The prediction has a mean pLDDT of 87. Small-subunit ribosomal RNA, 5' domain from Candidatus Kaiserbacteria bacterium RIFCSPLOWO2_12_FULL_50_10, 473 nucleotides, folded computationally. Lineage of the source: Bacteria > Bacteria candidate phyla > Candidatus Kaiseribacteriota. The full RNA is in RNAcentral, with records from ENA and SILVA. Rfam family: Bacterial small subunit ribosomal RNA.
[in-house]
Context: one part of a larger RNA
This record gives sequence, C1' cells and structure tokens, in this order.
RNA sequence: GGGUGAACGCUGGCUGUGUGGAUUAGUCAUGCAAGUCGAAUGGGUUUAGACCCAUGGCAGACGAGGCAGUAACAUGUAGGUACGUACCCUUAAGUCGGGCAUAAUCCAUCGAAAGGUGGGAUAAUUCCCGAUAGUCUCUACGGAGUAAAGAUUUAUCGCUUAAGGAACGGCCUGCAACUUAUCAGCUAGUUGGUACGGUAACGGCGUACCAAGGCUACGACGAGUAGGAGAGGUGAGAGCCUGACCUCCGCCGAUGGAACUGCGACACGGUCCAUACCCCUACGGGGGGCUGCAGACGAGAAUCUUCCGCAAUGCACGAAAGUGUGACGGAGCGACACAGCGUGGUGGAUGAAGACCGUAAGGUCGUAAACACCUUUUAUGAAGGAAGAAGUAUAUUGACAUUACUUCAUGAAUAAGGGGCUCCCAACUCUGUGCCAGCAGGAGCGGUAAUACAGAGGCCCCGAGCGUUACCC
Repeated sequence: GGGUGAACGCUGGCUGUGUGGAUUAGUCAUGCAAGUCGAAUGGGUUUAGACCCAUGGCAGACGAGGCAGUAACAUGUAGGUACGUACCCUUAAGUCGGGCAUAAUCCAUCGAAAGGUGGGAUAAUUCCCGAUAGUCUCUACGGAGUAAAGAUUUAUCGCUUAAGGAACGGCCUGCAACUUAUCAGCUAGUUGGUACGGUAACGGCGUACCAAGGCUACGACGAGUAGGAGAGGUGAGAGCCUGACCUCCGCCGAUGGAACUGCGACACGGUCCAUACCCCUACGGGGGGCUGCAGACGAGAAUCUUCCGCAAUGCACGAAAGUGUGACGGAGCGACACAGCGUGGUGGAUGAAGACCGUAAGGUCGUAAACACCUUUUAUGAAGGAAGAAGUAUAUUGACAUUACUUCAUGAAUAAGGGGCUCCCAACUCUGUGCCAGCAGGAGCGGUAAUACAGAGGCCCCGAGCGUUACCC
C1' cells in the first nucleotide's frame, strides 16, 4: 500500500447492486416450509356448484439447510468396468381367462387422550392363480422357467416384455493433497489361496479350511488440526494466505443403532429400538426433534422481518383446467461493502461584526459571511406511467407497484463530519500545566518560555464517511 462475512468510537442526506449468526452441530414457544390425481376406485355429506374420508398411483431419495465428523479413493484430475436405472426418447411384440381379500362406511366395544379391539358388507390401475412366450433367464443344449390393467367424451392416455439411446448413479485404479519422530514399529480377517454364501456388480464383503503373509525412515502406526475443489486476497512474478457469498462433489439431520418400502434411502419435516432433554396426563399411558423460512432464549465484540406473491423461472402431481411450493420472485432492516449523486452556482471589500495572533502599526479566519442575481440535481407536492406476459389467435393473468421513468409546481430550500499537525509523515501559534496531569505505532515528549500533554485559533488529509482494533499478502 492492498484486502475483510468484520467489530468498536465519533458522525450520518439519497439511490442502485451485492451482502448479513464467523461464537453454542446450544435449547426452542408459534405459524408456515410436500403434495397431487375423481380421466384408477369404494363410500359419506349436500338444494345445486361442490366438499370430505379411505383404498390405489406417482412424488416425498429432488429442492432447502448446515459443515459436526472425515487426512479418506472424501475431493481434484486422468483412466477403467464386473454393474444398475422410475420418469423421457426410438424400435419390436403383446395386453387372454379366472379368483381370494381389505379400508373408509355400518354394528358393538375399550381408553382421559394418543389410539385401538371384535363382527358384518364392498371396489379398483390393490393382491393372487392360470394361459400364452421371444430379440428374455437358466441349461446337462434335450429342454425348463418368468408378463400384463384398465379408463373413456372413440380419440387418446395407460399396462407388460425385449433391445437401443439420453442422462444419472454404483464400484475399481494411477497421480496430487496439512502439522508432528518429544508417535518407530504396526497388523489375525490381518496378507494371499480354495470353496460356498452374499450383492445390481468385482472384491475378506461374509463364513469355513489352507498357507504365513501384508505395511513401514520415499515416514507405516499413532496424535493434533481440517469438509475438498472451481475459486478469493496479495504479489512484477515465483510464491504465501484463505475456502464467506455463488457453482460442483462429499457428509450430517437431538445422540447411538437398525432395517422396511422403493428404480433409488438405511430416508431432515417416514418407521422401530436405546439414551439424554422437553411437554401432556384422569398416573394407567402418550407426544416431540427449526443444521427449512421467519421468530425466541442463551452465550458472544458481533450478524436482519414471526413481511408480500405464486405474476415470472423451476420442481411435484394431473390428459388438462389447475393445485402445492418460506425453492424462487420481491419488499423490509443494517454506511456491512462497492458504485453513483448531493449538501448549491455567479458576482460581492467598508476586506463588516466576532474570534485568534500581535512589535499595538496591524495581520489571519476571508469572497468566507451579509447582500444581489441564477439554478432545482436532490427534497416535497401534483399529474401521467411501463417493460418484465410467454402460455395457439383474441381475451384474461403483475407480488413488486402510490415502483422505475416522464412532465409540472414550490423554494437554497432537506443535507458535514472524522482524524491529524516533533521526526518517520502533509500540516504552527497562543494560553494552561510543571517528570504532575497526561501522550505514545517506533524514536521518544512532560522537571516554568512544551510546535509532542490539555484547551483555543489557524492549518493538513480524507470525506458520508473518518479513525481504532483484529487478521492475511
């Protein structure tokens, strides 16, 4: 000198764009954050529109948040393959016959509640059985085995099987990659083999048996610290430092463990168990998980609204209309940062008053003010007023928005401070104080003439900011 997710002190006019819980991954009141489909189906309510309950399907594994753990194939990069894939696209073939249940509802009944229990009835794109069978699977190549679901406005949407694609994912490997030797030895599923099992898939992934291997000063093992990268800061570069916002990847969801469903989870707003904590209770028993958006308490130097809207973009569902969406689009708060604008312009000497200095002549503040004329950015008021809208043509659809922007009116009107002035380092005098009170980044000032303390006047620097502190180059 540059920089920051900054904080603190003094000060503070406006606009835009960004950005804002870095500490306690501490605890959370309240509301909302994941639904949708009647063109799969049964029932209930209703004057009608329609609404509700349940079964079923798809979604809920995305999106949103956090960085606790992790020194690891987690990440980056370059390769590999023994594998999988709902929705989407292409191609080909098929979609036949039958059956048993069950929920809501009804009846009875238990419980304070949460929630059950028994009985009866019923539907489906729910479930089961059979048929058919190839470009599918297995095969001893003889053969064996496995499928489907319908709806309807008759034009489509579906369903099953197979192959391919797109895109996404699983797994494996080379290399890169923090500190510590005051960590030197580590390892029994350990290293390899055989067999079986398991998986979508290779593999000690698991088990049994056999062998005795495997890693290590090119740092094993241990300990500490830490999410990785694109990137960001600085620097001429080499490098050093960092990993906020945004993007990619990973991991986590009170703590620990487990599986179920499913194409996909060992699942933030699903299930079960345990633990700690909190809440309700009729004491028998139940309920909860903000590291979603707001918001509260706590701790802290420190970090915002319990806002508006689905109009746009995207996502889920739906044939569609549409519904949902604290994603997102916006508004609010904070000089937190960056950028822009303003706080007026021209003239004006009796160099007014006042203050300070003074050799008492005068000098400085100073064209500064007053005063005269002008302008209206900004401010305030009024009028007009978008783009963002695409969705088949028309029509309709805007949270923002009393917006941006344009025009008119009023009137200099609404708007300047902070730090410094011995040297480094731009800028000096007076008064007070008297090694006191105090200053201070370093050198150093202060003990009676202090340009270094305190006040004043003047001056210097920057300016809606200016200084200080912390950290990086």